Transfer RNA from Nanoarchaeum sp., 74 nucleotides, folded computationally. Rfam family: tRNA. It is annotated as a transfer RNA. About the family: Transfer RNA (tRNA) molecules are approximately 80 nucleotides in length.

């Protein structure tokens, strides 16, 4: 020092290719259900898509720079 791959909710993620309202379990809260609790049913909350920057009517996605992690080369 050089290439390649990862970073989205508290946690595990699909979504990226081919730009168009960010998705799902877990947890979490409330309701139902039981004397009670667990299960289970029903509803709701919770996001600077790792950071900065251009490109575009729009950017998680395209395109540059960084930064963090794992891998190969030397």
């Nucleotide at each position: 020092g050089g290439c390649g791959c990862u970073u989205u909710a508290g946690c595990u993620u699909a979504g990226c290719u081919c730009g168009g309202u960010a998705u799902a379990g877990c947890a979490c809260c409330a309701c139902u259900u039981u004397c009670a609790u667990a299960c289970g049913g029903u509803g709701g909350g919770g996001g600077u898509c790792c950071c900065c920057g251009g490109u575009u009517c729009a950017a998680a996605u395209c395109c540059g720079g960084g930064a963090a992690g794992c891998g190969c080369c030397a």